[in-house]
Context: one part of a larger RNA
RNA sequence: UGACGGGGACCCGCACAAGCAGCGGAGCGUGUGGUUUAAUUCGAUGCAACGCGAAGAACCUUACCAGGGUUUGACAUGCAACUGCACCACCCGUAAUGGGGUGUCCCUUCGGGGCGGUUGCACAGGUGCUGCAUGGCUGUCGUCAGCUCGUGUCGUGAGAUGUUGGGUUCAGUCCCGCAACGAGCGCAACCCCUGCCGCUAGUUGAAUGAUCUAGCGGGACCGCCGCGAUCAACGCGGAGGAAGGCGGGGAUGACGUCAAGUCAGCACGGCCCUUACAUCCUGGGCUACACACACGCUACAAUGGUCGGUACAACGGGCUGCCAACCCGCGAGGGGGAGCCAAUCCCAUCAAAACCGGCCUCAGUUCAGAUUGCAGGCUGCAACCCGCCUGCAUGAAGGAGGAGUUGCUAGUAACCGUGGGUCAGCACACUACGGUGAAUACGUUCCCGGGUCUUGUACA
Repeated sequence: UGACGGGGACCCGCACAAGCAGCGGAGCGUGUGGUUUAAUUCGAUGCAACGCGAAGAACCUUACCAGGGUUUGACAUGCAACUGCACCACCCGUAAUGGGGUGUCCCUUCGGGGCGGUUGCACAGGUGCUGCAUGGCUGUCGUCAGCUCGUGUCGUGAGAUGUUGGGUUCAGUCCCGCAACGAGCGCAACCCCUGCCGCUAGUUGAAUGAUCUAGCGGGACCGCCGCGAUCAACGCGGAGGAAGGCGGGGAUGACGUCAAGUCAGCACGGCCCUUACAUCCUGGGCUACACACACGCUACAAUGGUCGGUACAACGGGCUGCCAACCCGCGAGGGGGAGCCAAUCCCAUCAAAACCGGCCUCAGUUCAGAUUGCAGGCUGCAACCCGCCUGCAUGAAGGAGGAGUUGCUAGUAACCGUGGGUCAGCACACUACGGUGAAUACGUUCCCGGGUCUUGUACA
């Protein structure tokens, strides 16, 4: 000087407390451990691994396994020699790739060149190892308020001072004081969205208004009044105002820490393989299942279930795409073909919870829907392993969940549906959007994490 303390003082954070909804019990989905397996590819492992890489494993993906092929190679560049059976179409053949057969190059100044093929040589190739050799990127402490420098001064020195102190703030924010005076990276502001108003413009929107769209501007600054405070910084109350003391949200992550994560995104040093640790194909596996954990979905019902009727969104997406009207089907869906490269048409009358009325009357039920049987639909070369959906039948556990544990302070939690990416198909995940819309916070003793000062130390 740090680090640490079941030392002290002060302060903060959904940290506790006060509340609301959960998880932990059940069934199912997904991930992980374990076990199994020919293989169940690999990585991630307290917080900060476990719906994580994966924004989508039937083949492909695919890195794994079994079997069968190829060896200048699936891919790149160069050299030498030879060559026009390369591509495309058809045929034979294979589980498949490989393989065999038939037809056929372009330009030319005739030297050759282009595009290919074969052979040979250099080389290619490796998701093989090392994240403890690395770059880059990322997580975390933490959007915490800190981390430093120049000059000066103090100290033999390590170093200190500044950055401490008194106040104040979300903030090393600002004020006052002070052997310090200044400065930098952080904080804040500048950026984006949103809430109010005005101006301009506008088709596809809307009859010159309003709404909407997208551009510009105004508006909030403790500016005004009162009180407190050191005539300070600032705090409290009030007026006006759409908004009041940072209005709400986002983007933005200092010096550093964890030899944190990633050699499998990419790049890259070293090591290793080179008829194989490369490469191609078929099939299988990544989907296994005595079990254990993590994250979710659906429930256990009457603030409900079911039937009928009646409403109200926002963000988005669409050309191998979105797909209207109409017809068929109980339905998934099929036919159909209009419109739309989209403020025009479609997804989508865009919703669901909600509201009105009927039935159910507390029961393993008209709750719940797992599981299973049968019959179908769709995508796709192909749904056996191993997809999603529909109809009929079946109707399991489940009676509100032990110890423990999670999220959330307002348009939030909770509940409700909708869009999007990935994608041929497949979403209970992720991400975005709107609808309905709470309760509680006395307080900082305690638990957890953090900041500042101080103290002890046999630790560095």